[in-house]
This is a predicted structure of a 155-nucleotide RNA (FMN riboswitch aptamer (RFN element)).
RNA sequence: AACAGUCUUUGGGGCAGGGUGAGUGUGUCCGGAAAAUCCGGUGCAUAAUUCCCAACCGGCGGUACAGUCCGCGAGCCGACAGCGCCUGGUGCGCCGACGCACGAUCCGGUGUGAUUCCGGAACCGACAGUAUAGUCUGGAUGAGAAAAGACAUGU
Numbered sequence: 001a002a003c004a005g006u007c008u009u010u011g012g013g014g015c016a017g018g019g020u021g022a023g024u025g026u027g028u029c030c031g032g033a034a035a036a037u038c039c040g041g042u043g044c045a046u047a048a049u050u051c052c053c054a055a056c057c058g059g060c061g062g063u064a065c066a067g068u069c070c071g072c073g074a075g076c077c078g079a080c081a082g083c084g085c086c087u088g089g090u091g092c093g094c095c096g097a098c099g100c101a102c103g104a105u106c107c108g109g110u111g112u113g114a115u116u117c118c119g120g121a122a123c124c125g126a127c128a129g130u131a132u133a134g135u136c137u138g139g140a141u142g143a144g145a146a147a148a149g150a151c152a153u154g155u
Base pairs, nucleotide, nucleotide: 002155003154004153005151006150007149008148009147010146017053018052019051023046024045025044026043027042029041030040031039032038055135056134057125058124059072060071061070062069067123068122077099078098080096082094083093084092085091086089105121106120107119108118109117127138128137129136
């Protein structure tokens, strides 16, 4: 010094402003009904970070600086193994590894080199809840790619 090992810490951001009005509440209002109450209409109040206009955001490694390239993580889905629970099932929950199961970019310029920079115009974003959600709430004080450091054990 390198590799291996043990440990510690870190490890995701975001609806400004405007419009509409499902629903809810309400009345010296109108109609229906014998009436309580209810139903329909209508006025008023309130009402979406989800709809519409617009606004905003971008995990980790690689590579000429990347949400859109290559790879990884997370989440979701699938079938499988294991464990736990009960109301014993074609059940529920947890966990593990696996899966071509899972999103989106082009044009011009500079340059040896850029789908990464500059200019322009686009596009994408798990699941559950709720008025239809990348941005709210929740699983999650979780998990995690990875980054930084400590130890001085082994080779």